[in-house]
Molecule: small-subunit ribosomal RNA
Organism: Cryomorphaceae bacterium
RNA sequence: AGAGUUUGAUCCUGGCUCAGGAUGAACGCUAGCGGCAGGCCUAACACAUGCAAGUCGAACGGGAUUCAUUACUUCGGUAAUGAUGAGAGUGGCGCACGGGUGCGUAACGCGUAUGCAACCUACCCUUAACAGGGGGAUAGCCCGGAGAAAUUCGGAUUAAUACCCCAUGGUAUUAUAAAGUGGCAUCACUUAAUAAUUAAAGAUUCAUCGGUUAAGGAUGGGCAUGCGUAUGAUUAGCUAGUUGGUGAGGUAACGGCUCACCAAGGCAACGAUCAUUAGGGGUUCUGAGAGGAUUAUCCCCCACACUGGUACUGAGACACGGACCAGACUCCUACGGGAGGCAGCAGUGAGGAAUAUUGGUCAAUGGGCGAGAGCCUGAACCAGCCAUGCCGCGUGCAGGAAGACGGCCCUAUGGGUUGUAAACUGCUUUUGUAUGGGAAUAAACCACCGAACGUGUUCGGUGCUGAAGGUACCAUACGAAUAAGGAUCGGCUAACUCCGUGCCAGCAGCCGCGGUAAUACGGAGGAUCCAAGCGUUAUCCGGAUUCAUUGGGUUUAAAGGGUCCGUAGGCGGAUUUUUAAGUCAGUGGUGAAAGUUUUCGGCUUAACCGGAAAAAUGCCAUUGAUACUGGAAAUCUUGAGUGUGGUUGAAGUGGAUGGAAUGUGUCAUGUAGCGGUGAAAUGCAUAGAUAUGACACGGAACACCGAUUGCGAAGGCAGUUCACUAAGUCACAACUGACGCUGAGGGACGAAAGCGUGGGGAGCGAACAGGAUUAGAUACCCUGGUAGUCCACGCCGUAAACGAUGAUCACUCGCUGUUGGCGAUAUACAGUCAGCGGCCAAGCGAAAGCGUUAAGUGAUCCACCUGGGGAGUACGCCCGCAAGGGUGAAACUCAAAGGAAUUGACGGGGGCCCGCACAAGCGGUGGAGCAUGUGGUUUAAUUCGAUGAUACGCGAGGAACCUUACCGGGGCUUAAAUGCAUAAUGACAGAUUUGGAAACAGAUUUUUCUUCGGACAGGAUGCAAGGUGCUGCAUGGCUGUCGUCAGCUCGUGCUGUGAAGUGUCGGGUUAAGUCCCAUAACGAGCGCAACCCCUAUCCUUAGUUGCCAGCGAUUAAAGUCGGGGACUCUAAGGAGACUGCCGGUGUAAACCGAGAGGAAGGUGGGGACGACGUCAAGUCAUCACGGCCCUUACGUCCCGGGCUACACACGUGCUACAAUGGUCAAUACAGAGGGCAGCUACCAAGUGAUUGGAUGCGAAUCUCUAAAGUUGAUCUAAGUUCGGAUCGGAGUCUGCAACUCGACUCCGUGAAGCCGGAAUCGCUAGUAAUCGCGUAUCAGCAAUGACGCGGUGAAUACGUUCCCGGGCCUUGUACACACCGCCCGUCAAGCCAUGGAAGUUGGGGGUACCUGAAGUCGGUAACCGAAAGGAGCUGCCUAGGGUAAAACCAAUAACUGGGGCUAAGUCGUAACAAGGUAGCCGUACCGGAAGGUGUGGCUG
Repeated sequence: AGAGUUUGAUCCUGGCUCAGGAUGAACGCUAGCGGCAGGCCUAACACAUGCAAGUCGAACGGGAUUCAUUACUUCGGUAAUGAUGAGAGUGGCGCACGGGUGCGUAACGCGUAUGCAACCUACCCUUAACAGGGGGAUAGCCCGGAGAAAUUCGGAUUAAUACCCCAUGGUAUUAUAAAGUGGCAUCACUUAAUAAUUAAAGAUUCAUCGGUUAAGGAUGGGCAUGCGUAUGAUUAGCUAGUUGGUGAGGUAACGGCUCACCAAGGCAACGAUCAUUAGGGGUUCUGAGAGGAUUAUCCCCCACACUGGUACUGAGACACGGACCAGACUCCUACGGGAGGCAGCAGUGAGGAAUAUUGGUCAAUGGGCGAGAGCCUGAACCAGCCAUGCCGCGUGCAGGAAGACGGCCCUAUGGGUUGUAAACUGCUUUUGUAUGGGAAUAAACCACCGAACGUGUUCGGUGCUGAAGGUACCAUACGAAUAAGGAUCGGCUAACUCCGUGCCAGCAGCCGCGGUAAUACGGAGGAUCCAAGCGUUAUCCGGAUUCAUUGGGUUUAAAGGGUCCGUAGGCGGAUUUUUAAGUCAGUGGUGAAAGUUUUCGGCUUAACCGGAAAAAUGCCAUUGAUACUGGAAAUCUUGAGUGUGGUUGAAGUGGAUGGAAUGUGUCAUGUAGCGGUGAAAUGCAUAGAUAUGACACGGAACACCGAUUGCGAAGGCAGUUCACUAAGUCACAACUGACGCUGAGGGACGAAAGCGUGGGGAGCGAACAGGAUUAGAUACCCUGGUAGUCCACGCCGUAAACGAUGAUCACUCGCUGUUGGCGAUAUACAGUCAGCGGCCAAGCGAAAGCGUUAAGUGAUCCACCUGGGGAGUACGCCCGCAAGGGUGAAACUCAAAGGAAUUGACGGGGGCCCGCACAAGCGGUGGAGCAUGUGGUUUAAUUCGAUGAUACGCGAGGAACCUUACCGGGGCUUAAAUGCAUAAUGACAGAUUUGGAAACAGAUUUUUCUUCGGACAGGAUGCAAGGUGCUGCAUGGCUGUCGUCAGCUCGUGCUGUGAAGUGUCGGGUUAAGUCCCAUAACGAGCGCAACCCCUAUCCUUAGUUGCCAGCGAUUAAAGUCGGGGACUCUAAGGAGACUGCCGGUGUAAACCGAGAGGAAGGUGGGGACGACGUCAAGUCAUCACGGCCCUUACGUCCCGGGCUACACACGUGCUACAAUGGUCAAUACAGAGGGCAGCUACCAAGUGAUUGGAUGCGAAUCUCUAAAGUUGAUCUAAGUUCGGAUCGGAGUCUGCAACUCGACUCCGUGAAGCCGGAAUCGCUAGUAAUCGCGUAUCAGCAAUGACGCGGUGAAUACGUUCCCGGGCCUUGUACACACCGCCCGUCAAGCCAUGGAAGUUGGGGGUACCUGAAGUCGGUAACCGAAAGGAGCUGCCUAGGGUAAAACCAAUAACUGGGGCUAAGUCGUAACAAGGUAGCCGUACCGGAAGGUGUGGCUG
């Protein structure tokens, strides 16, 4: 000091979360020791038992008991004397301290600083004076009585330092009155005078102690005051002893403290009153600090003592272990009556997540009493329990590599890790165990001795006293011996692998993991971090500058009030003088101690403790300074205002008036439609509409001018004119002289809609009605139409009331337009003041942007914000006729919500461009029959895969068996194949034969070579198998598609905070990111093109199996032969085409031209070639491969069956429907391929498929080979001489085998079909169409398929509006899984919290009335007493109790309202793109719902 989390990525805003520290903690796992601390935070709940306050015999009366001595004795004892002195009592002092708790209290309670001239103070200290005389009681004791007890009553007798009286007395008190001094005042002090009143106690060891009065001190208290001290305004008014005065009473003392009378005050927005919460402080925790939180332990203060009230005693109490009364509760009881108060120390129960022993000692410190010894002391000192915290120590150290065994992991004959870790060797002994020694804390008091002063003080010495404790500590011996866990390991955050699980089980602080390869779950190995602890939970501070004084914001993220006026308040121009309140400086006092900090010291160290210092930022007083602020006084003019004179405008209010248009009415002309829409219909119209003309009426709004204009505080304001009113601005500088700015509350104004009353009503027009549209259409569109819109008066008080930008003042570069003044004669024109706009520098800003009209730089004041939702909702209050407005939460819920910008994608956005994309054409498909594939269905099986384009004559380029993966049945288990090793064998195989469907099983028979090393062979055994089983969403490879579309990127530079941009955009051009120009870009790569192949022309070379012009030969004919290289052709090399030339256009690139030339002309035609990437596209069944699964089977062999099924649906084809044709006959011309288990000439047989012969050819040699075409004939429009399905019969061929299930031939049969609905496909030239030929696979073939080959050979393209796909630029976006996106509301279901509600229950507080204990005070005659006085009675007040009405708070409630949340419910589609009707705001009405419509506003 930061980090994670909103996004595809970015910057910002903003919340949530984490890392740190802390705790009186608790819980989980674990645990060796010591030191020091701490330990009911909950029920101020209830308490058994014991203890916690007594002491004094040197105040007093008395005295049980015990002991000693003496005397007597009935030997039991009695008496006397002396000593001891219990228990109780009188009296004194103490019990008001110490100890506990935090209920109450928001207060002079506390803190701090003052004051008391308004006070008290026992014991203690100092000083002064005094202590004379007398008296009567009473407790106790004794006797008697009542009662269960507690307790109490009566009688007799008695003492005091108890009580009373008299005397004496002052600086005491009271009264009278004087002088001086001082003080802010009341007054105080000093001095002197007179009168009255009031004191005392004794004890004794004879030293003293105690007593009374007065003064002073010290200590402790009381009272008063300034300042500070919690939340809520959804608590705004409170108060009758209330505020003040006079008088009296009361108190230690002032005072409405109390009372009588008088006055009517007092408090409050600087927060009264009320409600809720709370003891306050020193401190403690945290924090850089400022702050925030806190008040356990320790210290100070306060309050309380079962709850409430009351006084007594006393120096002090309204009294924790005192009293009285009332109440609740508990206990005892003989039922009559009594007793009690742990918030003292222990302890018990209860509550709770949770907090200890019914311990020891007064040894020390302190307290009470006492002369003292001493007694008492649960204060205190110690011990016990608890890892509750802090601190310290230990659990060993060194060596030791075969890097052991085991575990775990891996690419596994091996390696890595655990790991120098262990074993083993040596060493040490803190701790532990055992034994022994053994403290300090103790100095006093006291006793004795001594000394000094001088008769009781001080000092010295000796002696006595230890709970803790035989503890700390020390020594010796033994022996690594007795001692390690917890959490974590996806990121934040240090630490990684395997197995299991399979959106399950589970984890999780946030983000998030888990759906078969999980570093995130569970286990294991390993690692990391802490360590006698470690984690979790809770709480506080921090991080959070996330309430911002230090130290935030408000155009768009949350946030400027709709606007102005103005009260309080805050702030305020220039100069001078004065003052010294603020301010600053010095000094003094105080700021308790402890704590914190620094330093020194003591425990072995530390924690802990002690000493000293510093600090204590504060408050008070005093002295000084006077710049600034404030107060006082005076002056000024620049702020502000006034005046004079111009000027401006849709500024306001009221009246008058005008024309155009719509509508209506009347009349006229006139005839069939009008109107309306995308298209229609409703509607109007032959009863005469619409249209046209004239006249009349009525209401509303004001075209052109008109604008980026003007005016107004805002809302807002528009024909013309009159009256009234207000304002701005300019010029002048005459007047006033700071009169100013802002503005909480408050007041006024305030669009539209809406409300009330009364008018008015043309047009428009919510609602409503009808017509359309639609799946529906409560909408958009159309026809009507009521409120309303208009006027007057009165309400409402809200809008996207917006510049989403509060008001005022000052300062800070410029350019440009415009409005109104001034300067001027002038809108030439510089200038200047006041407005309204545009663009920019600096600066600011997250960016967009703002930029003298600031969102810049400063100043003052006000308003507002603090995550999203819930919600501008609920409740309360205020306003309103109502609608509603203002103010304005919480529970609960989420981890985001949001702003700006970026890249994509998308749009029923725009622009440009391309493509057989459309259009223009030609031919098809969709209808029929058949073939083939698919779906579906069926089946034992119909194996599997492919499924929009990009599956469906696809994998398959060929399923009768095989293939074959499927089904049924029968077999095998190292296996169907191969390799290696071992030992043995010379067999196995073959042949024959039996069973069998075969595989297989059985039987018979035959049976190697050798150089003797072995080879070979099969069988046996062992090791390695096998799987077309799963996962194409674990993969490689290959492939499809976008798309042969023109794109996709990089380096450096530059721009931007950044994502990114630029380059790649712009202007042209191209088939092309092809090229040119321009240019903060310059270059480059993958693509394009070219290079490669075929083809079109020519040349050269070479001519066999090809060719044959010329020469020769042969034949029925023929390159058949001799020969030839001319030609064709073959196959090798070259040439050729490049916009090269010409003309035009153009800067260029390039384009145009029937241009020239050329075989070919603008990439000549075709092919191969497929950028970055997309579709988790396809394929685990070609192959390969990770993981998983099967192993007498999911492997393998065999036979048979199936993949060929068939109501049906779809795709792709073939053949047709005929005359551009069919049939028959004759006849011509290819290319490219294939061929020895082959192609086969030729001959023969057969109608034919084919068969029997035979020859050539491993092929430019032999062979397989055309059809359409051409010529002729026939058919004549028909289900035909079209068409050939289907079926019957007979055959051929292949093959082990054509039944399921082959092809072909012949004869017969002769179905549907007469050109095909919606829709849809291909093709732009040697193309479509049409015609045949070949090949692969293959025994044969279901081939009409696929791949090739040639023959014949068209039509059309105006063009880019539209459909589809694509490219570039731009725009909007709430999309990024990217429109097959996102997303809204009702309804239905579950859960949760909450509002209302007839009521019900409870609580605290107040008010009124009644009653009223104890008790103080007051009154009082009768009773007692001589009196003082008392009893009794009584008055006032009051705790408590009762009654009544109302308010408040809380809980609960039938029913009811909305809200939130919840993988896959229903209805629609509102919003995001022009979201398909732009959206949104206010308002009104309507509607299942989102919503729709009207009206005004905004642009987001």